[in-house]
Order: sequence, then C1' cells, then structure tokens
RNA sequence: CGGUGAGGUAGAGGCGCAGCCAAUAUGAGUAAUCAAUGCGAGGAUGACAACGAUGACCAUUGAUAAAAGGAUUGUUUGCCGAAGUAUAAUAAGGGUCAAACUUAUUAUUGCUGGGAUGUUCUUGAAAAAGGAGCAUACUGUCAUGCUUGGAAUUAGUGCAUGGAGAACUACUGAUCGA
Repeated sequence: CGGUGAGGUAGAGGCGCAGCCAAUAUGAGUAAUCAAUGCGAGGAUGACAACGAUGACCAUUGAUAAAAGGAUUGUUUGCCGAAGUAUAAUAAGGGUCAAACUUAUUAUUGCUGGGAUGUUCUUGAAAAAGGAGCAUACUGUCAUGCUUGGAAUUAGUGCAUGGAGAACUACUGAUCGA
C1' cells in the first nucleotide's frame, strides 16, 4: 500500500417496533344478583363431584348493576430481529381429570427487511383492531447491468433485474500478500 472481515463498538430504514402509566369511549343497560310469573328436568365441551320438584336450565317484567381483553389520545422507557409468528415440550390458570383456550419459559439459531392497501381464513361483542396466507405498488439496503458524471476513473444521479436482517454502513481490530 492492497485484499479478506473472526471479534468488538457505534449507526441508518420510518405513519419504525415493543412495554409502563393516566384519561376517554366501547364492552353494556350486557353478564351477574334480587323479586314476581310461566315452563317442567337436567344444565354446563366429555366424565365425576357438587347443584336441581324447597323448581335447576330457559323465557318475560321490574330494580340494582359490573369487569376483562382489545381500541384511541397523551406522557415516558427500552430499542432497530426492534418485534411478530409456526411447531414441540414444561409450568400455571378453573371443584377434579381430560380436551380446548390463555399466560410464561425453552428449543428447532424454522419463517418474516419495513410500513401501507386489498382480499381469504381465524380471534374478537364489533362495521374496531390483532394473527396467518396471497396479491399490488412504495420504501431502505446490497449485488449485477445500462446511463449520467468527470481528461479518464471513482464517489454520486437516474433506470431495470434480483437477493435477504446471522444482513447493511462506519470505526477499531484480526489476518493474508507485496
């Protein structure tokens, strides 16, 4: 001086991600409880226990009357595989067991760069919102090709195609060659 990039540190994408707290609306005049009336034997995912003719469940009327999850706004914290999700296992939740569901942890270093719109399925009280798949352009990054740039070249601009975050950029440092 040039090449490669183990490790470490820092950084960029943008309606960027996630969490805490507070308020508001929705949930809902719903669930639940009480009273009256009616029906008449099971109800709840299955079984058992418990409850039920002293009338369960269900329906009507009246009175009282929630909550959780999710959402919006604001403050604030941590960040850029931020985070989400699939599968499997374990633990907890409820009268017990099982299934299903919810939460947490771990593993497969599975999948997804990011947000938006539309659509299908699913969760949900929901015409909100979430998750998964697909499609459409957009955007950031890298590679390749062309163009422009300049005396030439490079950086950079524009266009096209393609890939993925264990990525990309910068510094440090490690290593190789002269």

This is a predicted structure of a 178-nucleotide RNA (Lysine riboswitch aptamer) from Virgibacillus sp. LDC-1. The organism belongs to Virgibacillus, within Bacteria. Model confidence (mean pLDDT): 75 of 100. Its Rfam family is "Lysine riboswitch aptamer". Rfam describes the family as follows. Riboswitches are metabolite binding domains within certain messenger RNAs that serve as precision sensors for their corresponding targets.